[in-house]
RNA sequence: UACGCAUCCAGAGGGGUGGAGGGAUAUGGCCCUACGAGACCCCGGCAACCGCCCCCAAAGGGAACGGUGCCAAUUCCAUCAGGCUCCAACAACAAGGCCUGGGAGAUGUGGA
Numbered sequence: 001u002a003c004g005c006a007u008c009c010a011g012a013g014g015g016g017u018g019g020a021g022g023g024a025u026a027u028g029g030c031c032c033u034a035c036g037a038g039a040c041c042c043c044g045g046c047a048a049c050c051g052c053c054c055c056c057a058a059a060g061g062g063a064a065c066g067g068u069g070c071c072a073a074u075u076c077c078a079u080c081a082g083g084c085u086c087c088a089a090c091a092a093c094a095a096g097g098c099c100u101g102g103g104a105g106a107u108g109u110g111g112a
Stems, first nucleotide, its partner, number of pairs: 003110006013043005021032003026079004044071003049067003052062003075104001080101006
């Protein structure tokens, strides 16, 4: 780097450095930001993927010592496909609302 698998509506912030944009990419929306963004460092925390423990094993459970990860907003939301709904006679489109799936991405893990 590519591939397979699992998860992604829960959870968890203070300080320092620094000084302008940031929220992966594109478009649109929305939001964060000089009351200091993103980034880096320290400390703290969350979670429980792997290691670890219980269990003959699986299922299941436990701890949080180690390896990661994470600590604004669902992966901030939409984008592609399908379905339902709403629009007060009926039928039906757009816009709107909801659901399912896909794509992309993130994290872990595995064998190459």